[in-house]
Molecule: transfer RNA
Organism: Candidatus Peregrinibacteria bacterium RIFCSPLOWO2_02_FULL_48_14
RNA sequence: GGAUCAGUAGCUCAGUUGGUAGAGCAGAAGACUCUUAAUCUUUUGGUCGCGGGUUCGAGUCCCGCCUGAUCCACCA
Repeated sequence: GGAUCAGUAGCUCAGUUGGUAGAGCAGAAGACUCUUAAUCUUUUGGUCGCGGGUUCGAGUCCCGCCUGAUCCACCA
């Protein structure tokens, strides 16, 4: 340098053919308990890596860039 894959909540990851962004864990509050833990209930939390484009509408499609992983090539 080229190719492929990945980037979504604090963490691990879903998200189907473009049509209201979700789960588990974690955090907060409450119940229970002498207290803690465990359990149960409720709840907070997102510029969907960045910037553009297409579209009535983009996490999803197109272009550029950034980061990471793997493979290939080149150099000395």